[in-house]
RNA sequence: CCGCGCGGGAGAGUUCCGCUGAGUCACGACCAGGCGGGCGCCGAAGGGGCAAUUCCUCCCCGGAACCUCUCAGGCACCAGGACCGCGCGGG
Numbered sequence: 001c002c003g004c005g006c007g008g009g010a011g012a013g014u015u016c017c018g019c020u021g022a023g024u025c026a027c028g029a030c031c032a033g034g035c036g037g038g039c040g041c042c043g044a045a046g047g048g049g050c051a052a053u054u055c056c057u058c059c060c061c062g063g064a065a066c067c068u069c070u071c072a073g074g075c076a077c078c079a080g081g082a083c084c085g086c087g088c089g090g091g
Base pairs, nucleotide, nucleotide: 001090002089003088004087005086006085007084008083013039015038016037017036018035019034020033023030024029040075041074042073046071047069048068049067053065054064055063056062
């Protein structure tokens, strides 16, 4: 440094519309959930960027990031998850 296993591991919608629909019902409706879309929002898979910030001793150049963009991804739980710790194996 790489792989595997275990543990930890953040942020952001009680939003709107359509379809569907368990259930409830005073049969008028209401509505859990699912799917799709709109708007809003988040950054910690991945990806892009170096304008600002920081770092590479200082300036230029160049590069990088926990910075930035938000394409992808995400906004109950689960899952995922940069990163951290331990163990095993390999280089």